[in-house]
Molecule: Glycine riboswitch aptamer
Organism: Seohaeicola zhoushanensis
RNA sequence: GGCGCGAAUGUGGGAGAACCGGCCGAGAGACCGGUGCCGAAGGAGCAACCGCCCCGGAAACUCUCAGGCGAAUGGACCGCAUCUCGCAU
Numbered sequence: 001g002g003c004g005c006g007a008a009u010g011u012g013g014g015a016g017a018a019c020c021g022g023c024c025g026a027g028a029g030a031c032c033g034g035u036g037c038c039g040a041a042g043g044a045g046c047a048a049c050c051g052c053c054c055c056g057g058a059a060a061c062u063c064u065c066a067g068g069c070g071a072a073u074g075g076a077c078c079g080c081a082u083c084u085c086g087c088a089u
Stems, first nucleotide, its partner, number of pairs: 002089001004087004008082006018035005024029001036069003042065001043063003049057003
């Protein structure tokens, strides 16, 4: 110095799931009440498996506390860029 891995930042893609009543509103929709639903923020649980092994780590599985069920925002995950940071070679 290059390639690689991880992080950070920017950027692109990114699923699922509602209705009823009241009230406000030009409308979209907001708020309140009720019941229902979704899972891919986060969280929790079991576990294949793994390890420095009697203790730990651990999912896209499970649960829905939280969040969400018009758009927007968010969104696990994936791609690209940066050479900003770390690791390794």